Predicted 3D model of RNase P RNA and transfer RNA as a complex of 427 nucleotides.
It holds a member of the Rfam family "Bacterial RNase P class A".
The coordinates come from a structure-prediction model, not an experiment, and the mean pLDDT is 76.
RNA sequence: CAGGUUGGCCGGAUGGUCGCUCUCCUGCUGCGGCAGGGGGGAGGAAAGUCCGCUCUCCACAGGGCGCGGUGCUGGCUAACAGCCAGGCGGGGAAACCCGACGGCAGAGUGCCACAGAGAAGUGUAUUGCCCCGCGCGAGCGGGGUGAGGGUGAAACGGUGGUGUAAGAGACCACCGGCGCGGCCAGCGAUGGUCGCGGCCAGGCAAACCCCACCGGGAGCAAGGUCAAGCAGGCGCAUUGGGGCGGCCCGUCCCGCAAAAAGCGCCGGGUAGACUGCUAGAGCUUCCGAGUAAUCGGAAGUCGAGAUAGAUGACCGUCCUCGACAGAAAGCGGCUUAUAAGGCCGACCUGGAUA
RNA sequence: GCCGCAGUAGCUCAAUCGGCAGAGCGAUACUCUUGUAAAGUAUAGGUUAUGGGUUCAAUUCCCAUCUGCGGCU
Numbered sequence: 001c002a003g004g005u006u007g008g009c010c011g012g013a014u015g016g017u018c019g020c021u022c023u024c025c026u027g028c029u030g031c032g033g034c035a036g037g038g039g040g041g042a043g044g045a046a047a048g049u050c051c052g053c054u055c056u057c058c059a060c061a062g063g064g065c066g067c068g069g070u071g072c073u074g075g076c077u078a079a080c081a082g083c084c085a086g087g088c089g090g091g092g093a094a095a096c097c098c099g100a101c102g103g104c105a106g107a108g109u110g111c112c113a114c115a116g117a118g119a120a121g122u123g124u125a126u127u128g129c130c131c132c133g134c135g136c137g138a139g140c141g142g143g144g145u146g147a148g149g150g151u152g153a154a155a156c157g158g159u160g161g162u163g164u165a166a167g168a169g170a171c172c173a174c175c176g177g178c179g180c181g182g183c184c185a186g187c188g189a190u191g192g193u194c195g196c197g198g199c200c201a202g203g204c205a206a207a208c209c210c211c212a213c214c215g216g217g218a219g220c221a222a223g224g225u226c227a228a229g230c231a232g233g234c235g236c237a238u239u240g241g242g243g244c245g246g247c248c249c250g251u252c253c254c255g256c257a258a259a260a261a262g263c264g265c266c267g268g269g270u271a272g273a274c275u276g277c278u279a280g281a282g283c284u285u286c287c288g289a290g291u292a293a294u295c296g297g298a299a300g301u302c303g304a305g306a307u308a309g310a311u312g313a314c315c316g317u318c319c320u321c322g323a324c325a326g327a328a329a330g331c332g333g334c335u336u337a338u339a340a341g342g343c344c345g346a347c348c349u350g351g352a353u354a
Numbered sequence: 355g356c357c358g359c360a361g362u363a364g365c366u367c368a369a370u371c372g373g374c375a376g377a378g379c380g381a382u383a384c385u386c387u388u389g390u391a392a393a394g395u396a397u398a399g400g401u402u403a404u405g406g407g408u409u410c411a412a413u414u415c416c417c418a419u420c421u422g423c424g425g426c427u
Base pairs, nucleotide, nucleotide: 001350002349003348004347005346006345007344008343009342010341012318013317014316015315016314017313018312020041021040022039023038024037025036026035027034028033043324047335048334050333051332052331053330054329055219056218057217058216062249063248064247065246067215068214069213070212071211072086073085074084075083076082087101088099089098090097091096102210103209108208109207110204111203112202127148128145129144130143131142132141133140134139157175158174159173160172161171162170176200177199178197179196180195181194182193183192184191185190223275224274225273226272232266233265234264235263236262240254241253242252243251282301283300284299285298286297287296288295289294319322355426356425357424358423359422360421361420364379365378366377367376373410381397382396383395384394385393403419404418405417406416407415
């Protein structure tokens, strides 16, 4: 210098005028607000709602079955299906990237269409090979054989030999796979090495299932307070009703004979205000521990809070000509969308030069 | 804001436990008729919403996205 891999940052800047929302101060008020001034006002994804939590209610959140989720190992975290590090497998020449990666499918059940003799059963025999019998012969009948042809996505390890009537892990040598055992390294997943076993009869668990671990349900339209408004009816007593949103147990609440109250169901009414509501697993900088994710400490700082829902419009100047898109209880992740591009760092391969 | 369901031919819907994507109506052409309708015969029409994965094989199983619908005060 060229090509490539990977991580991070930026997501127009600035001035003027007129608005919108929240808040503070001052003044006025007919208490509804109004005027003036100051300050704050979308994002890296605010999105999809796919995971995990906080919070709230149901009982203080129990046991079993069922159901759902996760799935190599170790760590981080409030938690996770997230992140970091490592192992194994795959891709690449490499940097590096990808992996739903528990069960050698040796607990059981199920499926493998068509084709094919046969699709997993101690099962099959079309052709081939061999033996016997009959026949002059073509061939016919009986028996043996297991993969050479053929079918298929997939056909029971591969090569060479021994053996045999012909053959075949039937047996032997080597190679490959698998299992078992010992030793070594590692916290572990796993790796290395030595020995033994012909064990070699497949695939699918994103089929049921099994194993390990996790999960009670609902959701801020949760929930609480006030105001306004309305019309009540039904069920509930010992084998009762309800909480307990699939079932059982257990437990709790109500009630025990008249009513009221209570609980549940149906019906009717309201469409207002306040709260929950934004200071938090918060942000910035520095120091320390750790390979890293992350954690600890110190200093500084407050950066939206609406309820028909604000963050906009116009006019200038400049530049590399500006994308995807917009809060609604909050937070940590994942995924998806993102114009012109720009900047910074690390690494790989090739070339040139010193 | 929260929760749930669906997407297959032009329309309405099927497709068992994964194994050749089909039915009715509609469309087109022909027959019949003086002509039309009806009737009959034949034909066409599908990226199973989109993309990826598992599998020999996907409408079906799994993941992501898009679109539509319903419910909750």